[in-house]
The RNA shown here (transfer RNA) has 75 nucleotides and comes from Lactivibrio alcoholicus. Lineage of the source: Bacteria > Synergistia > Synergistales > Aminobacteriaceae > Lactivibrio. Its mean pLDDT, the model's own confidence on a scale to 100, is 84. It matches the Rfam family "tRNA". It is annotated as a transfer RNA.

RNA sequence: GGGCGGAUAGUUCAGCGGUAGAACACCUGCCUUACACGCAGGGGGUCACAGGUUCGAACCCUGUUUCGCCCACCA
Numbered sequence: 001g002g003g004c005g006g007a008u009a010g011u012u013c014a015g016c017g018g019u020a021g022a023a024c025a026c027c028u029g030c031c032u033u034a035c036a037c038g039c040a041g042g043g044g045g046u047c048a049c050a051g052g053u054u055c056g057a058a059c060c061c062u063g064u065u066u067c068g069c070c071c072a073c074c075a
Stems, first nucleotide, its partner, number of pairs: 001071007010024004018055001026042005048064005
């Protein structure tokens, strides 16, 4: 330098153009002598960034940043 893949809640990840979600974690209540487990409820998001397409974009297109893998080049 070229190619491919990833970036979404605190964490691990879903989400094939039409309300942003699950599990775990966190908070509250119930349960218990108490803790844990269990049950019920709740809070939490610039969908990496910037543009574009569209009535409408996490999703499509372009550029950029960053992480990983492969290839090439130089020494």